Predicted 3D model of a 1368-nucleotide RNA (small-subunit ribosomal RNA) from a metagenome.

[in-house]
RNA sequence: GGGGGACAACUCGGGGAAACCCGAGCUAAUACCGCAUAAUCCCUGAGGGGGAAAGCGGGGGAUCUUUCGGGACCUCGUGCUGAUCGAUGAGCCUAUGUCGGAUUAGUUAGUUGGUGGGGUAAAGGCUUACCAAGGCGACGAUCCGUAGCUGGUCUAAGCGGAUGAUCAGCCACACUGGGACUGAGACACGGCCCAGACUCCUACGGGAGGCAGCAGUGGGGAAUAUUGCACAAUGGGGGCAACCCUGAUGCAGCAAUGCCGCGUGUGUGAAGAAGGCCUGCGGGUUGUAAAGCACUUUCAGUGGGGAGGAAAUGUCUGAGUUUAAUAAACUCAGGAGUUGACGUUACCCACAGAAGAAGCACCGGCUAACUCCGUGCCAGCAGCCGCGGUAAUACGGAGGGUGCAAGCGUUAAUCGGAAUUACUGGGCGUAAAGCGCACGUAGGUGGUUGAUUAAGUCAGCUGUGAAAGCCCUGGGCUUAACCUGGGAACUGCAGUUGAUACUGGUCGACUCGAGUCUGGUAGAGGGGUGUGGAAUUCCGGGUGUAGCGGUGAAAUGCGUAGAUAUCCGGAGGAACAUCAGUGGCGAAGGCGACACCCUGGACUGAGACUGACGCUGAGGUGCGAGAGCGUGGGGAGCAAACAGGAUUAGAUACCCUGGUAGUCCACGCUGUAAACGAUGUCAACUAGACGUUGGGGGAGUUAAAUCCUUUAGUGUCGUAGCUAACGCGCUAAGUUGACCGCCUGGGGAGUACGGCCGCAAGGUUAAAACUCAAAGGAAUUGACGGGGGCCCGCACGAGCGGUGGAGCAUGUGGUUUAAUUCGAUGCAACGCGAAGAACCUUACCUGGUCUUGACAUCCACAGAACCUUUCAGAGAUGGAGGGGUGCCUUCGGGAGCUGUGAGACAGGUGCUGCAUGGCUGUCGUCAGCUCGUGUCGUGAGAUGUUGGGUUAAGUCCCGUAACGAGCGCAACCCUUGUCCUUAGUUGCCAUCAUUGAGUUGGGCACUCUAAGGAGACUGCCGGUGACAAACCGGAGGAAGGUGGGGAUGACGUCAAGUCAUCAUGGCCCUUAUGACCAGGGCUACACACGUGCUACAAUGGCCGGUACAGAGGGCAGCCAAGCCGCGAGGCGGAGCAAAUCUCACAAAGCCGGUCGUAGUCCGGAUUGCAGUCUGCAACUCGACUGCAUGAAGUCGGAAUCGCUAGUAAUCGCAGAUCAGAAUGCUGCGGUGAAUACGUUCCCGGGCCUUGUACACACCGCCCGUCACACCAUGGGAGUUGGCUGUACCAGAAGUUGCUAGACUAACCCUUCGGGGGGGUCGGUGCCCACGGUAUGGUUAAUGACUGGGGUGAAGUCGUAACAAGGUA
Repeated sequence: GGGGGACAACUCGGGGAAACCCGAGCUAAUACCGCAUAAUCCCUGAGGGGGAAAGCGGGGGAUCUUUCGGGACCUCGUGCUGAUCGAUGAGCCUAUGUCGGAUUAGUUAGUUGGUGGGGUAAAGGCUUACCAAGGCGACGAUCCGUAGCUGGUCUAAGCGGAUGAUCAGCCACACUGGGACUGAGACACGGCCCAGACUCCUACGGGAGGCAGCAGUGGGGAAUAUUGCACAAUGGGGGCAACCCUGAUGCAGCAAUGCCGCGUGUGUGAAGAAGGCCUGCGGGUUGUAAAGCACUUUCAGUGGGGAGGAAAUGUCUGAGUUUAAUAAACUCAGGAGUUGACGUUACCCACAGAAGAAGCACCGGCUAACUCCGUGCCAGCAGCCGCGGUAAUACGGAGGGUGCAAGCGUUAAUCGGAAUUACUGGGCGUAAAGCGCACGUAGGUGGUUGAUUAAGUCAGCUGUGAAAGCCCUGGGCUUAACCUGGGAACUGCAGUUGAUACUGGUCGACUCGAGUCUGGUAGAGGGGUGUGGAAUUCCGGGUGUAGCGGUGAAAUGCGUAGAUAUCCGGAGGAACAUCAGUGGCGAAGGCGACACCCUGGACUGAGACUGACGCUGAGGUGCGAGAGCGUGGGGAGCAAACAGGAUUAGAUACCCUGGUAGUCCACGCUGUAAACGAUGUCAACUAGACGUUGGGGGAGUUAAAUCCUUUAGUGUCGUAGCUAACGCGCUAAGUUGACCGCCUGGGGAGUACGGCCGCAAGGUUAAAACUCAAAGGAAUUGACGGGGGCCCGCACGAGCGGUGGAGCAUGUGGUUUAAUUCGAUGCAACGCGAAGAACCUUACCUGGUCUUGACAUCCACAGAACCUUUCAGAGAUGGAGGGGUGCCUUCGGGAGCUGUGAGACAGGUGCUGCAUGGCUGUCGUCAGCUCGUGUCGUGAGAUGUUGGGUUAAGUCCCGUAACGAGCGCAACCCUUGUCCUUAGUUGCCAUCAUUGAGUUGGGCACUCUAAGGAGACUGCCGGUGACAAACCGGAGGAAGGUGGGGAUGACGUCAAGUCAUCAUGGCCCUUAUGACCAGGGCUACACACGUGCUACAAUGGCCGGUACAGAGGGCAGCCAAGCCGCGAGGCGGAGCAAAUCUCACAAAGCCGGUCGUAGUCCGGAUUGCAGUCUGCAACUCGACUGCAUGAAGUCGGAAUCGCUAGUAAUCGCAGAUCAGAAUGCUGCGGUGAAUACGUUCCCGGGCCUUGUACACACCGCCCGUCACACCAUGGGAGUUGGCUGUACCAGAAGUUGCUAGACUAACCCUUCGGGGGGGUCGGUGCCCACGGUAUGGUUAAUGACUGGGGUGAAGUCGUAACAAGGUA
């Protein structure tokens, strides 16, 4: 350019419950199909062949045409077609990067590659046939588990670590699985088909669905919002446009979820109000806080006003561009008009009034912030340490305070601190950690020098590193958060151009590292064969006789069948004395008589040679003590198991007697040890001194010895340095380099499971759950030791006398009781508080009474106080009377006392000594305990204070990194022993006188008294010692080595004792837990213990006579003489406030007598009777006297106490307390011994040292079984799920291949009948989802029973470890 044929819608008919479907008929297109044309197109056998399209809308009028509508034609707009370019978007590919597990080590068959075919938009095993046998993997394949990736976010100084919400980029998915279709793009969230599960509808025949879109519902969960408004803006899709759609988006709603901003008032205000809380009772604090006064009004409230987000599009007018055009379109200018979800917007004005607006956590330390009350290891808290058991800054409440603040706390999580995984930036001798040792693969790393290269490395440039975010700097919301402009940064990657010192690569060269050849040296280096002597045992023989053996002591055992002992001969096995030595050799394990054979390594001398050949070494390989295993030998001694004897509570042990495996040999296995120097290998560097082994050189020597030097080993000490310290220190644990191994809190656990190895035993690799807040190293100070050394003490020993036995006294326990008040409880409670219970005391019990109280202060009123009589009562107490009106005075009043009343308050021997003060005991009169300065140590700490001597002593001396000092010791104090001076009454008496008498005169000499002095100091001599301190002996002296005794008690220990001496915090009681009174009790009595007295007798009892003290006491007192009484005592009255008087005769002793060994002439309990004294009162419950009675007891079991000289023992006297009541206590004197060799042992203590797993300190710590409860975990006949491998069955939908069937408009051919080509349907093959069968793997849960593990205030049995832990 030119043709053609259909099919929807539509009409008619039919089926179905529905979804929907079927049949017939008509029709258009930019729908569909041919024809022509054909390129920078495609195919090709190189000739050739194939190969597209579409129109619609507006305007114009010159020419042509017309059925007068118009058309051709021109033009504009929008579409169509072939090829190409840009931009954008996608597909595919490559390198690199991208979690954990090796208890996942081998994996892979379309797998790796090639060729041909096919397929795709496109390369390709993408697919298929054939061929080859490759590919991946220790630089981690495969498998299992987990996970979207990134820009970024959180944290961190950084490197890093953790993470991947919102926003942005990419990927994946859309109920689960599979599949394709359409299309530019999908294997498609709001499309299709199939299978499955689920839900819904159904007329049971069939159908429908997919919110991980926005809202919303249910469920799950610790937990997460409205079934909102609008397209006004921005953006998107469709459309010419108007416009439509838009759960994108813009807004609003809900949530303190986060960030930011604002408010809840401001100023003034001391009487420092009230109230609260605390209190030392004065006050403090809340607190200028409130109130009051004077102001302001943001926000919220009410009323009113009121932007910006809006630019437009469209429409009208005009101009320009374009055109043939005044058309359309586009651009610009102008006019009119329209568009707001938010929205009662932001913002502004007015009004009223401090009005409507503060909480949460915490307050022991970390960590800012403190008191009270309640509670009482309860309730509770707690992040860690830890708080709570009667004074809780820790629980709960309150007051106050601190920190944040519309929030504050809790919980969960991440990073940090954490150098606690160490790249930056750690370690491995003893804290966790060096493989048992070597050889060697991969890997890592590597001497000197030259050239080259440019991979690493360094520099410049280019590109990229999205935006957002972070950072810097501007701008916009009143500020900020927030938004926005610009810059920087993005530390990276890639490309390119250079540099070449170092590392690497390549090519050369060298000799110092390493090695080879040659001569020597030392050696328990290794393997094999043989030989030797001593000893044990056994066998045979001789001698010989009763024991041997063994132990702490014994016994089992052996022996009269002749042992042990001894001599001779023989057999057999194992080990090799002396030499022998921190000596030698070897990689380590390890190696020890001698000879021979085979063999490895080291050292050394001199030269020659190779030329980096080296070092280390994941895996790997080999060696590897002892025990053990297998097979076969051997077997003397020793000796697991076993047996017997002992020991012991037991003794499956230690000790003894026997004794089998084994120990020995050969060949295999095992593969571990405190296999240790608890110290990997190699190389380099860094003071010395002294030993020792093997070489070399030199000096020296006859040879040696010896000395110097240099190497290779092996030791001790030590500098610098290192180390937590101890220690190491050229043989490093120092300073460096290379490589390997190993560690990351203790336990569970070097275990379980799995793998590998092994005959087994077992080895190797190697977790988790759970549980604890520690485990550990080194050093320090103590304490302790059945460790050591030295020393002391009535500690033992040597002695004397006791206790324990008896009776009694006294205290305690226990028991009893109405009460027997309370306290003290090993030494260091028990004759203690108590130096004195009949009442009182007295605190206890019973009964009767009081309530401002028995006692103190204050107030008011009355009365002087006070004395006295009587009644009731057990008394307290109550009632009734009588007497009495005081003292001082400035005349106001005051002081004291009594009674009544009210309230503040009194009172408490009630609790807590574990809230306290004070006081005391004890270690202990032991010799210790500390400080300042200095020095040493990182420090705790040490030194001093230890050492050598000495002492009673930390006493003194010497030495000394210590020098000094303090508290203790000693001394000063008291007393006693000698002398002197002074003094001389109440004391004394030599001389004189005198007496009954120091009685008196006299005297003060003596005694004595009481003041002061002297004296004793190791001062003197000798010896020892270190020329010291000191000790020993001696002299003199009254006294000799602190003369004797006393007082004096360091730092501290025991939560020692005491709240009942006193004081005192807190708590408790308040008509009683206070106070008073009477009576009772503290005095009980089967029993046990402590401390004493008296005894058991002759060294004595009794009777008679006679002598000598000291120290004390005395007026509510001591009490004389005299008289009475047997006596206790009574009467009496002198003296004395005491050297005067008195208690007050001391007793034992001495001199006589008697008793004669006995339950007595011992002993005196108990009991009866009669008395005395004190006292209100002797019943419970006093002491004493007289007479009578006359118990136990004849010297005391185990055990245990005191004492070293004027002591023990024994004898009496006095005092305190006290009315009375000592056998107790405290003092006093008289008589007056024995023994001490000595420090082995018991006990206690001091100093030094050592070990320690103890520090509540050995009365410590601590282990295992068993029993009980709980927890997690392994095994387990199995059971149930998940995932997955292999083999097979099956096969929807679908693509694709084939197709003899069925149907079929376009195109081609035709003889017009039809045929061809193509298509559709059907059938079928491959692939394949779901599903199924069989058999494996792996993982999870569960399982009768069972194994060990962990945890748990008070269970059982023993005592294994820590000390020499009682057997290292």
It matches the Rfam family "Bacterial small subunit ribosomal RNA". Gene Ontology terms of the family: ribosome and structural constituent of ribosome.